[in-house]
């Protein structure tokens, strides 16, 4: 390093105000919220390439000014050296999307066991458990309108839209509930293979 292997660890946010109502965190107005991985002109970050100002250091003196008889001296000059900014090339380390690509969780189908009902079987109801991952099950929302720019789904501005399933005095992404559940998936130890 790694389509390995054990084991632990982690692994979802959010209704505030107002207004109807006999009731509403469920309805209207306004507000908040956005798993996981990838992609991503972007951003911070640190090192590097080369270039531009700046001013500081010592050095050199053809030329040029000043003082001056003259040597000198100072100033401009010239290369360099180091150090700040700013651009530039390559790089490194995080980070960066609800509606761009794909996966999870929910319910739903299929499928195994199973319990009632029933003689039995079919069929219905209903419990559990692993499985398909079902080309697009339900299923998901703008590749939007404007700007920058060689480009733009991704940057900036806007506007707009999406949000499982059972509950409930009244319809719920925001309460309660299956869930101390499941999980996309991070991550550490160990250990093996290279």
């Nucleotide at each position: 390093u790694g389509a390995c292997g054990u084991u632990c660890u982690c692994g979802g946010g959010g209704c505030g105000g107002g207004g109807u109502g006999g009731a509403a965190u469920u309805c209207c107005c306004c507000a908040c919220c956005g798993g996981c991985g990838g992609u991503a002109a972007c951003g911070c970050u640190g090192c590097u390439u080369g270039a531009a100002u700046a001013a500081c250091u010592g050095g050199c003196u053809a030329c040029c000014c000043u003082u001056a008889a003259a040597c000198a001296a100072g100033g401009g000059g010239c290369a360099a050296g180091a150090u700040a900014u700013u651009c530039c090339u390559g790089u490194u380390g995080c980070g960066a999307a609800g509606c761009c690509c794909g996966c999870g969780a929910g319910c739903g189908c299929c499928u195994g066991c199973u319990g009632c009902u029933c003689a039995c079987a079919a069929a219905g109801c209903g419990g559990u458990g692993g499985g398909g991952u079902c080309a697009a099950g339900c299923a998901g929302a703008u590749a939007c309108c404007g700007g920058u720019g060689c480009a733009a789904a991704u940057c900036c501005g806007g506007a707009g839209c999406c949000g499982a399933c059972g509950g409930u005095c009244a319809c719920a992404g925001u309460c309660c509930g299956g869930a101390u559940g499941u999980g996309a998936g991070a991550g550490a130890a160990c250990g093996c293979a290279g």
This is a predicted structure of a 194-nucleotide RNA (FMN riboswitch aptamer (RFN element)) from Formicincola oecophyllae. Taxonomically the source falls in Formicincola (Bacteria, Pseudomonadati, Acetobacterales, Acetobacteraceae). Its Rfam family is "FMN riboswitch aptamer (RFN element)". About the family: The RFN element is a highly conserved domain that is found frequently in the 5'-untranslated regions of prokaryotic mRNAs that encode for flavin mononucleotide (FMN) biosynthesis and transport proteins. Model confidence (mean pLDDT): 75 of 100.